Small-subunit ribosomal RNA from an uncultured bacterium, 1384 nucleotides, folded computationally. The sequence is in RNAcentral, with records from ENA. Its mean pLDDT, the model's own confidence on a scale to 100, is 84. Rfam family: Bacterial small subunit ribosomal RNA. Gene Ontology terms of the family: ribosome and structural constituent of ribosome.
[in-house]
C1' cells in the first nucleotide's frame, strides 16, 4: 500500500466482498510448565447458611467471674496420742476491701454519611472544562487567644407487679455520669440602633469606635498527659450559581398558570417561585421549545497517517441507587445498602390476635443464559474505625484455589548418521517423495521428578497468611510433554483415489452433470503453534456522508418559474475601536494510562523514576494588516430623471376575409365517398359536382426567419384603449440603497372538476366496416364528453438546454435582430465553427460543462417505491412530504470490436431475368426413413445425410441373429519340459473339432550347448468393429477459389481499440493508380507447376512413308526421318503497337499483326477462421468397461424383408423416331490365374482348337453419323416392366440371393400439379468407348475418354448467397438473440 466482482473486451460511476488490528467474549478440535492481568455483558431475578462495623472500664452505675487480703463458716488432710482427745488447719461457702490485657447487658462518647457493591433511573448544571459565592457550611486535625465558678432535678440498667405465643411492652420503686437543666463570668462573637475613613464588581465589602440585648464548659489519670468551652485563622471535605460542550427523530411545531417578572412575608447553611399572599402578562421555541426513543458521564480504551469513528469491562474521578414508592428523625455531615416510620409486592414465623425480613458487601444457592470462579487462609503488610495505650474490629486489603480467558516467556531435545532401510504415496515402471527423517552411535538436562539448603518482603525487640514458596545445590534418565487450520483466484501451499448438478463446499467470484489441484479420503505441502480455527461486535481499508477530502448535461442528483422575509455574503477611502484574528506571560488541564530516556524482577509481559506532551479553558500585557462595530467621505455596483426606436409581452372592446359544415333555391344525373384493396356510410324521396343567397362557430394561409417578446408556462388576421419589461444615446442626480434566498407568497401547458353559456370543424368513450389465427389496435364510416367563452378549482409534464441565480476574468472566425456613430467601430440579444482549459468519454468552449467567489436546492447501489402509514392541501381525481420488512451482486453511463436490421449507399455470383434440357406423374435400379424381424450390424441428418463410408454383401467379407465349440486363447513377448509338427489316410459330426492308424525333425557349434519350428504346463498377459469424435492426433466437409485475414515500427486515443486495410477511380482480385500519419511486411490473389491450342529444335522404334529400289500389294522388305506422331528442350502474348477517352491505373475498338488478345481454355493449388461440423468402424491414442466373455472358432441365416414416404438415377412415352441392310471416322486406357487374332460348332450367351503379345510391335473395340428400304400417329413395328420355358458362364456352392443368351409374354406410360435442379461454348444437349474394385455380379453407380454439337443474357427492381462503407442497437451463446405479461 491494495485486491476480487457488472463487459466479448474498455474507461468511468457504483455497490457488495476480502486481506489488518481489537475483544470482560462464546463454540469446535487439541492441551506440558511458569510469570502477570482478567473473570454474570443475560434476571436492578429470588435468595438457604456463615461472615462483611464496631470500639472505649482512662465517662458512668450495677452485676458476674478470677485473684489478693480480712472476717465468719467449714472441717478434708497430716502429726502426736494416755485412743478419751490434742494440735494442724486445706478445698468449698458467706460477707467486705483491694485488684484485673476477664465477661458482656445498659446509660454515655466517637464511629455506623467512610470503606465495599451496582448502573435501574437520569438528555440533567448529571458529567466535562473554566469561573463565581461581596449568597454558604465544615466533626475529627493544626495554629492563636481566653476560660472551666457554683448548683439542681431526672432516667436506663436493676428489683417487683403485669400484658402477650412471640416480637415487644405497660406500671410502680431505686441509682450514676464526660447524659440533661438553670445561675455566674463575656475580650471577642451574634442581634437591633447609629458614626467616621477607605475600597469595590450591582446588591455591597473592610477597618476603627459607641451604648443596649443574648448564649459557655466535664471530667479522667499510670501525674507524663488526655479530654472540655468560646472565638478567630488555616487545612480538609461539602453546598449553590454561571459561560461553553454533551445521542437520535420534524412522519413530534407549538409548549407553559407558580407558568415569567415584581412587592411583602415565611423557610434554608445559603441565593432563589424554594413556599405563600397580592399585582402585572409575561417566559421558551426553526440557533429546534414541547414530545417520543435510546443512554450513567469523564480520565481513558480500540482503531486510524491524521482528522475522525466506535466503546465507557478491569484501574481512577464524579453522579445516581440499595426489594418498589413516599417521608422525615438523629447528626458536623444522611433524607442514611447491613438506621427508623408509612404504603405496595414477595418470602418466613404464628397460639390467627399479631410479628420478622431485604446479598446491586465476600463466598455460596436456585433461575435466566452461548457464557463468567472458592460457602478458602490471614490481619504478616498497606489502609480505615474506636481507644492514652496495650489492643479489638476490618470478605477494604494481602494471599492462595479454579478457568489457555488475554498478554509474555520457556520446553517437547542436540550432534552425527545413505544401505538414501522397511513401510506409505505416486509413477512415463526408469524412478520420485516422505527423508538425515527413523533406526544406530555420541551427548545435554531447560522443564518435569527426588533429596538437601532456604530467603527478602519487618523503616521494630516480638509478630510472615503467602510458604518449606521463590531461589540455590546435588542426583537419575531422552525419558512425561503437538496440535489446529488451510492448499481454484484473492492468498503462502498439489497429486492420487472415490463420487458424478448426487453427496457436499462456499467470505466474494463461484466449484460438482465420468479424467474435480474447489466435494470426501489419503500422501505431500503451506501457515501459525500450546494453541489453532469458527461465530458475534467495533474501527480500518471506505475519498462509500468527502472539515482535512466527493458530486449533480447523459451514471443517483438543479427546485416548473418569479417576488421576497429571516439568514449568509458584500464596492472605494479616512479615522477610531479591539468582538473575531495574531503574539507574550500567568493559572489550570488530578493520578493512572500513552510517549522519550533511565532503572527493577535471569529476558519479556509486569513494575518504578524523570521529562516532554495534553493541540483545551480562563486571566492579563501588547499589535491593528484583514473581517466585524462606530463616525465621515466617494462613485465605478445599484437606482432615478430626459430623448428615441424595436417587439406574436399582457388585458379589454370592436372588426375582416378565405375555408369547412349546415339551410334555401337553381342547373344536372347515377353514382359519390373511402382504401394497399374493400366494405360500412350517403344517393333516383335526386346525392356528389356546380351557381346564387343565408346561418353559425372556431382558427387566422402567404409574410415566417436556429427572427422577435416574456421570469417560466407561453405569445401570431386587423384597429383602438389601458398597461408591464428590456435596450440604446447623452448628460444630471441619489450615494452601496447590492447578490442570493430556508419558510412564505404569486404565476404556472395539456388533461380533469364545478356553475352557466356555446358547439362549425376535430374528436377520448361508443357503434359499425375492414385487416387478422384473434384485433377490445393501427386503416375507414359515423360519433358523445371535451376542445371555445365567463367565473372558480386543480398545481402536475421529457414544466428539457435533461445544464439554479449573480459577479469578474480567459485566443479567434463567421451569420443574424435592435440601437448609436460619417466611418473605423461599439452596446444589448440570438446562432454556428473553433483554441487553451475541462471531461469517464460523448462533448462544452465569452450564452462554459473553463478559471475563481457568494448564496440556495438536491444525491449517496438496484428492486421493493415515489409505494405503505401518518400529516397537510383538494369537491373529486389526486397532489406534497415520504419509509421499512424482504430480496439481488449487481443496476448503470460513455465509448470499442463484431453479429444483426422486413436501415441506407455501392458491387459481385447461372442469384434473378433471357434461354436449353430436366426433376416432381409411369416402370425399373439404387440409397434413406418407417415398419417388420431371431437378426434385418454400424455410421452419415438442412444447404454441407440419403448411386454417402461401400473402387463390387451368394460363402468369405460380417461387425448382426439362432445354434454348436473353446479358455494363456485365432495373434505378440517371456519361462520350464518334450522332440517333432504338418500334409495325406480311416471313423463320427453340419463343421469347428474329437478319436485312430501311419509317421518320426531341421540349422549352427568351441560338442558344453544355442537357435528355428511344433506340442504340453503355469502365470504375467493377449484380445474387444465394446462406450466416449463433447478427452484427442491425423484426415475431411462447408462458408469459398469468396477477397479477404494479419503483423512490425510509427502516429492517434486514459483505454478497449483506431490508423495502415478508409476516400476518389480501376480490377476477376486488398489487382493497380492517385490522394492520405502512415511507412513497410506476411498469409491469401496473381504468377511459378501440369495439360491443351501454334512454331522451332533434338531424337527416330514398336511410329511415319514424300522421294528411290524390290514386292506375295500388307510400310511387307531395303532405305529414309521430310511429314504425321511420340517425348525432351526452347520460342510465343506483354495492352507490346495504333486510334480515342483518362492525371494515372486502366478502359473501348468486326483496329493491325498473330495459331492464340486482354486471366487464351481446363486442372492442381483452399488465407485467418466458423460450424464442440464428420470420423474411436480406415489408422493411431487417453481415461472407462468385458476377461470360461462384450474375446476366439464353426456351419446356417440376415445385411437383398415390404402396407408405405422421400432423395438420386435409368428407360421411355416416339417419325429430328423405331426396325432392316450397307458403309465411314476416335481418344484415353487395360492385358499372363490375362487380352486373345484366326478357324470350327451353336440363332445366341458361349464352347472347342489355335496364334501373337508382359505391349507406340499382339490384342480388346466404337456409336450417333452417312446411303438405301420399311413403318404413318396407333398404346403402335413406340415402350419394354412382369411372367413362363430353354440355356451359357463364373464359382466347393447361384434356393433364400448372380450376370448373360434365346423363344414366348408385352404392364404402366401419349411429356407429367404446386414446386424445383443443372448449364454462358467446344458449354448444355446427345452418342458411344475405357478403367478401378472384381472368381462372377445386381454398374442404370463412380472416375475418365473422345464423336456430333446449340440457344440466350435487355438488365440488376426483386428472390438467394457473398464483399465493402455507413447508421441504429437493451444482441456478444451474437435475431434460432434478448425480453414482457399470464397460467402451471
Nucleotide at each position: 500500500a491494495g485486491a476480487g466482482u457488472u463487459u466479448g473486451a474498455u474507461c468511468c460511476u457504483g455497490g457488495c466482498u476480502c486481506a489488518g488490528g481489537a475483544u470482560g467474549a462464546a463454540c469446535g478440535c487439541u492441551g506440558g510448565c511458569g510469570g502477570c492481568g482478567u473473570g454474570c455483558c443475560u434476571a436492578a431475578c429470588a435468595c438457604a447458611u456463615g461472615c462483611a462495623a464496631g470500639u472505649c472500664g482512662a465517662g458512668c452505675g450495677a452485676a458476674g467471674c478470677g485473684c489478693u487480703u480480712u472476717a465468719c463458716c467449714a472441717g478434708a488432710u497430716u502429726u502426736c496420742u494416755u485412743c478419751g482427745g490434742a494440735a494442724u488447719g486445706a478445698a468449698a461457702g458467706u460477707a467486705a476491701u483491694g485488684u484485673g490485657a476477664c465477661u458482656g447487658a445498659g446509660c454515655g462518647g466517637c464511629g455506623g454519611a467512610c470503606g465495599g457493591g451496582u448502573g435501574a433511573g437520569u438528555a440533567a448544571c448529571g458529567c466535562g472544562u473554566g469561573g463565581a459565592u461581596a449568597a454558604c457550611c465544615u466533626g475529627c486535625c493544626u495554629c492563636a487567644u481566653a476560660c472551666a465558678g457554683g448548683g439542681g432535678g431526672a432516667u436506663a440498667a436493676c428489683a417487683g407487679u403485669u400484658a402477650g405465643a412471640a416480637a415487644u411492652g405497660a406500671c410502680u420503686g431505686c441509682u450514676a455520669a464526660u447524659a440533661c437543666c438553670g445561675c455566674a463570668u463575656a475580650a471577642g462573637a451574634c442581634c437591633a440602633c447609629a458614626g467616621c475613613a477607605c475600597c469595590g464588581c450591582a446588591u455591597g465589602g473592610u477597618g476603627c469606635a459607641g451604648g443596649g440585648g443574648u448564649a459557655a464548659a466535664a471530667a479522667c489519670u499510670c501525674c507524663g498527659g488526655u479530654g472540655g468551652u468560646a472565638u478567630g485563622a488555616g487545612a480538609u471535605g461539602g453546598a449553590u450559581c454561571c459561560g461553553c460542550g454533551u445521542c437520535u427523530g420534524a412522519u413530534u411545531a407549538g409548549c407553559u398558570a407558580g407558568u415569567u417578572g415584581g412587592u411583602a412575608a415565611g423557610g434554608u447553611a445559603a441565593c432563589g417561585g424554594c413556599u405563600u399572599a397580592c399585582c402585572a402578562a409575561g417566559g421558551c421555541a426553526a440557533c429546534g421549545a414541547u414530545c417520543a426513543g435510546c443512554a450513567g458521564c469523564c480520565g481513558a480504551c480500540c482503531u486510524g497517517a491524521g482528522a475522525g469513528g466506535g466503546u465507557g469491562a478491569c484501574c481512577g474521578g464524579c453522579c445516581a441507587c440499595a426489594u418498589u414508592g413516599g417521608g422525615a428523625c438523629u447528626g458536623a455531615g444522611a433524607c442514611a445498602c447491613g438506621g427508623u416510620c408509612c404504603a405496595g409486592a414477595c418470602u418466613c414465623c404464628u397460639a390467627c390476635g399479631g410479628g420478622a425480613g431485604g446479598c446491586a458487601g465476600c463466598a455460596g444457592u436456585g433461575g435466566g443464559g452461548a457464557a463468567u470462579a472458592u460457602u478458602g487462609c490471614g490481619c504478616a503488610a498497606u489502609g480505615g474505625g474506636g481507644g492514652c495505650a496495650a489492643c479489638c474490629c476490618u470478605g477494604a486489603c494481602g494471599c492462595a484455589g479454579c478457568a489457555a480467558u488475554a498478554c509474555c516467556g520457556c520446553g517437547u531435545g542436540a550432534g552425527u548418521g545413505a544401505a538414501g532401510a522397511a513401510g506409505g504415496u505416486u509413477u512415463u515402471c526408469g524412478g520420485a517423495u516422505c527423508g538425515u527423517a527413523a533406526a544406530g552411535c555420541u551427548c545435554u538436562g531447560u522443564u518435569a521428578u527426588u533429596a538437601g539448603g532456604g530467603a527478602a518482603g519487618a523503616a521494630u525487640a516480638a509478630u510472615g497468611a503467602c510458604g518449606g514458596u521463590a531461589c540455590c545445590u546435588a542426583a537419575u534418565g531422552a525419558g512425561g510433554a503437538a496440535g489446529u487450520c488451510c492448499c481454484g483466484g484473492c492468498u503462502a501451499a498439489c497429486u492420487a483415489c472415490g463420487u458424478g448438478c448426487c453427496a457436499g463446499c462456499a467470505g466474494c467470484c463461484g466449484c460438482g452433470g465420468u479424467a474435480a489441484u474447489a466435494c470426501g479420503u489419503a500422501g505431500g505441502g503451506g501457515a501459525c503453534g500450546a494453541g489453532c480455527g469458527u461465530u458475534g461486535u467495533c474501527c480500518g481499508g471506505a475519498a462509500u456522508g468527502a472539515c482535512u477530502g466527493g458530486g449533480c448535461g447523459u451514471a443517483a442528483a438543479g427546485g416548473g418559474c418569479g417576488c421576497g422575509u429571516a439568514g449568509g455574503c458584500g464596492g472605494u477611502u479616512u479615522a477610531u475601536u479591539a468582538a473575531g484574528u495574531c503574539u507574550g506571560a500567568u493559572g489550570u488541564g488530578a493520578a493512572a494510562g500513552g510517549u522519550a530516556c533511565c532503572g527493577g524482577c535471569u529476558c519479556a509481559a509486569c513494575c518504578g523514576g524523570u521529562g516532554a506532551a495534553g493541540u483545551g479553558c480562563a486571566u492579563u500585557g501588547g499589535a491593528a494588516a484583514c473581517u466585524g462595530g462606530u463616525a465621515g467621505a466617494c462613485u465605478u455596483g445599484a437606482g432615478u430623471a430626459u430623448u428615441g426606436g424595436a417587439g406574436a409581452g399582457g388585458c379589454a372592446a370592436g372588426u375582416g376575409g378565405a375555408a369547412u359544415u349546415c339551410c334555401u333555391a337553381g342547373u344536372g344525373u347515377a353514382g359519390c365517398g373511402g382504401u394497399g384493396a374493400a366494405a360500412u356510410g350517403c344517393g333516383u324521396a335526386g346525392a356528389u359536382a356546380u351557381u346564387a343567397g343565408g346561418a353559425g362557430g372556431a382558427a387566422c394561409a402567404c409574410c415566417a426567419g436556429u427572427g422577435g417578446c416574456g421570469a417560466a408556462g407561453g405569445c401570431g388576421g386587423c384597429u383602438u384603449g389601458c398597461u408591464g419589461g428590456a435596450c440604446a444615446a447623452a448628460u444630471a442626480c441619489u450615494g452601496a440603497c447590492g447578490c442570493u434566498g430556508a419558510g412564505g407568497u404569486g404565476c404556472g401547458a395539456a388533461a380533469g372538476c364545478g356553475u352557466g353559456g356555446g358547439g362549425a370543424g376535430c374528436g377520448a368513450a361508443c357503434a359499425g366496416g375492414a385487416u387478422u389465427a384473434g384485433a377490445u389496435a393501427c386503416c375507414c364510416u359515423g360519433g358523445u364528453a371535451g376542445u371555445c367563452c365567463a367565473c372558480g378549482c386543480c398545481g402536475u409534464a421529457a414544466a428539457c438546454g435533461a445544464u439554479g441565480a449573480a459577479u469578474a476574468c480567459u485566443a479567434g472566425g463567421u451569420g443574424u435582430u435592435g440601437g448609436c456613430g460619417u466611418a473605423a467601430g461599439u452596446c444589448a440579444g440570438u446562432g454556428c465553427c473553433g483554441g487553451a482549459g475541462u471531461u469517464a468519454a460523448c462533448a462544452c468552449a465569452a450564452u462554459a460543462a473553463g478559471u475563481a467567489u457568494u448564496c440556495c436546492g438536491c444525491c449517496u447501489g438496484g428492486g421493493g417505491a415515489g409505494u405503505a402509514c401518518g400529516a397537510c392541501c383538494g369537491c373529486a381525481a389526486g397532489g406534497u412530504u415520504g419509509a421499512a420488512a424482504c430480496u439481488c451482486a449487481a443496476a448503470g453511463g460513455a465509448a470499442u470490436u463484431g453479429a444483426c436490421g422486413g436501415g441506407g449507399a455501392c458491387c459481385c455470383g447461372c442469384a434473378c431475368a433471357a434461354g436449353c434440357a430436366g426433376c416432381g406423374g409411369a416402370g425399373c435400379a439404387u440409397g434413406u426413413g418407417g415398419u417388420u424381424u431371431a437378426a434385418u450390424u454400424c455410421g452419415a441428418a438442412g444447404c454441407a445425410a440419403c448411386g454417402c463410408g461401400a473402387a463390387g454383401a451368394a460363402c468369405c467379407u460380417u461387425a448382426c441373429c439362432a445354434g454348436g465349440u473353446c479358455u494363456u486363447g485365432a495373434c505378440a513377448u517371456c519361462c520350464u519340459c518334450u522332440g517333432a509338427c504338418g500334409a495325406g489316410c480311416c471313423u463320427a459330426g453340419a463343421g469347428a473339432u474329437a478319436g485312430g492308424a501311419a509317421g518320426u525333425u531341421c540349422u549352427c557349434u568351441u560338442c558344453g550347448g544355442a537357435g528355428a519350428c511344433a506340442g504340453a504346463g503355469a502365470g504375467a498377459c493377449a484380445g474387444g468393429u465394446g462406450g466416449u469424435g463433447c478427452a484427442u492426433g491425423g484426415u475431411u466437409g462447408u462458408c469459398g477459389u469468396c477477397a479477404g485475414c494479419u503483423c512490425g515500427u510509427g502516429u492517434c486515443g486514459u483505454g478497449a481499440g483506431a490508423u495502415g486495410u478508409u476516400g476518389g477511380g480501376c480490377u476477376a482480385a486488398g489487382u493497380c493508380c492517385c490522394a492520405u500519419a502512415a511507412c513497410g511486411a506476411g498469409c491469401g490473389c496473381a504468377a511459378c507447376c501440369c495439360u491443351u491450342a501454334c512454331c522451332g529444335u533434338u531424337a527416330g522404334u514398336u511410329g511415319c512413308c514424300a522421294u528411290c529400289a524390290g514386292u506375295c500389294a500388307g510400310g511387307c522388305u531395303g532405305g529414309g526421318c521430310a511429314c504425321u506422331c511420340u517425348g525432351g528442350c526452347g520460342g510465343g502474348a506483354c495492352u507490346g503497337c495504333c486510334a480515342c477517352c483518362g492525371u494515372a491505373a486502366g478502359g473501348u475498338g468486326a483496329g493491325a499483326g498473330g495459331a492464340a488478345g486482354g486471366c487464351g481454355g481446363g486442372g492442381a493449388u483452399g488465407a485467418c477462421g466458423u460450424c464442440a461440423a464428420a470420423u474411436c468402424a480406415g489408422c493411431a491414442c487417453g481415461g472407462c468397461c468385458c476377461u470360461u466373455a462384450c474375446a476366439c472358432c464353426c456351419a446356417g441365416g440376415g445385411c437383398u424383408a415390404c402396407a408405405c414416404a422421400c432423395g438420386u438415377g435409368u428407360u421411355a412415352c416416339a417419325a429430328u423416331g423405331g426396325c432392316c441392310g450397307g458403309u465411314a471416322c476416335a481418344g484415353a486406357g487395360g492385358g499372363c490365374a490375362g487380352c486373345u487374332a484366326c478357324c470350327c460348332a451353336g440363332u445366341g450367351a458361349u464352347g472347342g482348337g489355335a496364334u501373337g503379345c508382359g505391349a507406340a510391335u499382339c490384342u480388346c473395340g466404337a456409336a450417333a453419323g452417312c446411303c438405301g428400304g420399311u413403318c404413318g400417329u396407333a398404346g403402335u413395328u413406340c415402350g419394354g416392366a412382369u411372367u413362363g420355358g430353354a440355356g451359357u458362364c463364373u464359382g466347393u456352392a447361384a434356393c433364400c440371393c448372380g450376370a448373360c443368351u434365346c423363344c414366348a409374354u408385352g404392364a404402366a406410360g401419349u411429356u407429367g400439379g404446386a414446386u424445383u435442379c443443372g448449364c454462358u461454348a467446344g458449354u448444355a444437349a446427345u452418342c458411344g468407348c475405357g478403367c478401378a474394385u472384381c472368381a462372377g455380379c445386381c454398374a442404370u453407380g463412380g472416375c475418365g475418354c473422345g464423336g456430333u454439337g446449340a440457344a440466350u443474357a435487355c438488365g440488376u427492381u426483386c428472390c438467394c448467397g457473398g464483399g465493402c462503407c455507413u447508421u441504429g442497437c437493451a444482441c456478444u451463446c451474437a435475431c434460432c438473440g434478448c425480453c414482457c405479461g399470464u397460467c402451471a